[in-house]
RNA sequence: CAAGCUGGCUGGGCAGUCGCUGUUUAGUCGCUUUAAGUGAUUAAGCGGAGGAAAGUCCGGGCUCCAUAGGGUAGAACGCCAGGUAACGCCUGGGAGGUGUAAGCCUACGGAAAGUGCCGCAGAGAGUAGACCGCCUAAGACAGUAAAUAUACUGAACGGUAAGGGUGAAAGGGUGCGGUAAGAGCGCACCGCAUGGCUGGCAACAGCUUAUGGCAAGGUAAACCCCGUUCGGAGCAAGACCAAAUAGGAAUUCAAUGGUGUGACCCGCGCUGAAUUCGGGUAGGUUGCUUGAGGUGUAUGGCGACAUACACCCUAGAUGAAUGACUGCUAUGCCUGUUUUUUUCAGGUAGACAGAACCCGGCUUAUAGGCCAGCUUGCAUU
RNA sequence: GGCGGGUUGGUAGAGCGGUUAUACAGUGGACUGCAACUCCAUCUAGGCCGGUUCGACUCCGGUGCCCGCCUCCA
Numbered sequence: 001c002a003a004g005c006u007g008g009c010u011g012g013g014c015a016g017u018c019g020c021u022g023u024u025u026a027g028u029c030g031c032u033u034u035a036a037g038u039g040a041u042u043a044a045g046c047g048g049a050g051g052a053a054a055g056u057c058c059g060g061g062c063u064c065c066a067u068a069g070g071g072u073a074g075a076a077c078g079c080c081a082g083g084u085a086a087c088g089c090c091u092g093g094g095a096g097g098u099g100u101a102a103g104c105c106u107a108c109g110g111a112a113a114g115u116g117c118c119g120c121a122g123a124g125a126g127u128a129g130a131c132c133g134c135c136u137a138a139g140a141c142a143g144u145a146a147a148u149a150u151a152c153u154g155a156a157c158g159g160u161a162a163g164g165g166u167g168a169a170a171g172g173g174u175g176c177g178g179u180a181a182g183a184g185c186g187c188a189c190c191g192c193a194u195g196g197c198u199g200g201c202a203a204c205a206g207c208u209u210a211u212g213g214c215a216a217g218g219u220a221a222a223c224c225c226c227g228u229u230c231g232g233a234g235c236a237a238g239a240c241c242a243a244a245u246a247g248g249a250a251u252u253c254a255a256u257g258g259u260g261u262g263a264c265c266c267g268c269g270c271u272g273a274a275u276u277c278g279g280g281u282a283g284g285u286u287g288c289u290u291g292a293g294g295u296g297u298a299u300g301g302c303g304a305c306a307u308a309c310a311c312c313c314u315a316g317a318u319g320a321a322u323g324a325c326u327g328c329u330a331u332g333c334c335u336g337u338u339u340u341u342u343u344c345a346g347g348u349a350g351a352c353a354g355a356a357c358c359c360g361g362c363u364u365a366u367a368g369g370c371c372a373g374c375u376u377g378c379a380u381u
Numbered sequence: 382g383g384c385g386g387g388u389u390g391g392u393a394g395a396g397c398g399g400u401u402a403u404a405c406a407g408u409g410g411a412c413u414g415c416a417a418c419u420c421c422a423u424c425u426a427g428g429c430c431g432g433u434u435c436g437a438c439u440c441c442g443g444u445g446c447c448c449g450c451c452u453c454c455a
Base pairs, nucleotide, nucleotide: 001377002376003375004374005373006372007371008370009369010368012329013328014327015326016325017324018323020048021047022046023045024044025043026042027041028040029039030038031037050352054363055362057361058360059359060358061357062234063233064232065231069266070265071264072263074230075229076228077227078226079093080092081091082090083089094108095106096105097104098103109225110224114223115222116219117218118217131164132163133160134159135158141154142153143152144151145150172190173189174188175187176186177185191214192212193211194210195209196207197206198205199204238286239285240284241283248277249276250275251274252273253272257271258270259269260268279454280453293312294311295310296309297308298307299306300305331349332348333347334346335345336344382451383450384449385448386447387446388445391405392404393403399435407423408422409421410420411419428444429443430442431441432440
């Protein structure tokens, strides 16, 4: 210098004009018996979106229903250890895959508990299988020779899983021996399984270790088995005030009943209830933002994280605010000027997207810019 | 805002781990004097991206789009 990898940060700045919203103070007007409160409005001060506010995919807080109880069904997760309020998240490690490397990826329990499936092709698709090929030793058969014993020839309704062929997949690999031909049939090496020893908390790894000829095809994001976890609903939850109306009608069930949100049974609580039609009101308060909160320092830990101390308060709207315009400037790009760089002038660009009870994660979208560490290649010293 | 469901030819709509039915519509032909009806043939399909599997419309994950339900009082 080029190409890449990992982690983190940022998501323009300043000013002016006109608005929106919350809140504090002050004024004016209205309501109310004073005080005080409350509504409308005006002025001034202060505050006013994000890294994802998104998807709603997980986990919690909070609220109601038993304080969330027992069983069945169902769902989710799944190498090991740790972190956490909790998690399907995170950290560290193991194994497998991938890349020259830095690194990256993994839904990674069990297929010797059982069941299912493996289309087409193919001889055979699962306690395998003889289509082609190879062989004719034993036994059987046919033929020839022969009195017989026997010898020779032949090929399969016999043997053979070495070779070919089919397929995604055909029951260890190479070599030597062996055989009629073959075959873990025997042996050597490699691989595999089980045990032992050593290291490690463990997953697991290693061994000039022992045993076994090798059985067990694939599929569990098929049923299933094993282990762990899970009660349901959701702020339109829930609580309170006000206003208004026809406290109405129909259907169903009936106390071994109904119902409590809805899987079912038991249990517990309540007791006339549920559904539909019809009617009324479409207003306000609360929940509502101080929280597993943030920042800094120190300590412990490889790390996720934890502990202690100090400081800080940072949107609460509800047909739903956080906007529009202008100027200057920073950055990138283009054009012109200039021998080139710089400078100067003009133009142009800036994404994804927007709170709605609150947190911890994951996933997805995202123009451009910055920082740190590392790898490979080339060049130079 | 919360919760649930669905995406398959032009339209409706079924099913399944192994060639995506069927009906209407379209096009061409036959029939007819010309049409209709009928008959025959034909065209057009899994929202998108990954993964599991020998094989995915189907199973799993992510994502886009569409639809439905949920206020208060008696």